[in-house]
This is a predicted structure of a 72-nucleotide RNA (transfer RNA) from a Planctomycetia bacterium. Lineage of the source: Bacteria > Pseudomonadati > Planctomycetota > Planctomycetia. Rfam family: tRNA. Rfam's curators write: Transfer RNA (tRNA) molecules are approximately 80 nucleotides in length. By type it is a transfer RNA.
This record gives sequence, C1' cells and structure tokens, in this order.
RNA sequence: GGCGACAUAGCCAAGUGGCUAAGGCAGCUGAUUGCAAAUCAGCCAUCCCCGGUUCGAAUCCGGGUGUCGCCU
Repeated sequence: GGCGACAUAGCCAAGUGGCUAAGGCAGCUGAUUGCAAAUCAGCCAUCCCCGGUUCGAAUCCGGGUGUCGCCU
C1' cells in the first nucleotide's frame, strides 16, 4: 500500500427497516435479615462519529475513526 471482518450499558451479548433496543455478569437503591450471604423488586445504552436513502434506520448506502485478520 491492497482486501476483508468487527464497533450496541462498566464487561459479555441478542437484533437482519416498524410498538418501550432482549438477556447474563457487575454496580447502585430498596424489601427481607440480629448483621451478612442468598433471594426478590427497581435503576443503568446519544447503538463509534458525520452525512445520505426512507413515512420510519442499531439495521440499508457513502465517508471518516478505531481494533483484528489476510496479502504484498
């Protein structure tokens, strides 16, 4: 330098154009408990950034950034 994949909550991760963006772990608050643990309830996402297409975009398209892999 060329090609490809990926980027969603603190971490892992579902989603394949449409109702409020699932779930697990962690964290915080509350209930419970003599104190804890366990359990139960609640809270926690500008979907990497910018633009475009569309009535509607995490999703499709273009550009950029980052990470990883392959080729040279």